[in-house]
Source information: A computed fold for a 73-nucleotide RNA from Conexibacter sp., annotated as transfer RNA. The source organism's lineage runs through Bacteria, Actinomycetota, Solirubrobacterales, Conexibacteraceae and Conexibacter. It matches the Rfam family "tRNA". Rfam describes the family as follows. Transfer RNA (tRNA) molecules are approximately 80 nucleotides in length. It is annotated as a transfer RNA. The coordinates come from a structure-prediction model, not an experiment, and the mean pLDDT is 81. RNAcentral holds the sequence, with entries from ENA, MGnify and Rfam.

RNA sequence: GCGGGAGUAGCUCAAUUGGUAGAGCACCGGCCUUCUAAGCCGAUGGUUGCGGGUUCGAGCCCCGUCUCCCGUG
Repeated sequence: GCGGGAGUAGCUCAAUUGGUAGAGCACCGGCCUUCUAAGCCGAUGGUUGCGGGUUCGAGCCCCGUCUCCCGUG
């Protein structure tokens, strides 16, 4: 240089055909307990790496670009 894959909540990951962005853990509050842990309930948390395009509508399709991984010359 060329080809392929990955990037979504603090962390690990879903969202398979374009149609309300979710789960677990963590954090915070409450219940329970003499206290803590465990358990139960609830809340908060997102520019879907970045910039454009297509579309009534994009995490998903198209173009560019950045980082990481794999293969190859």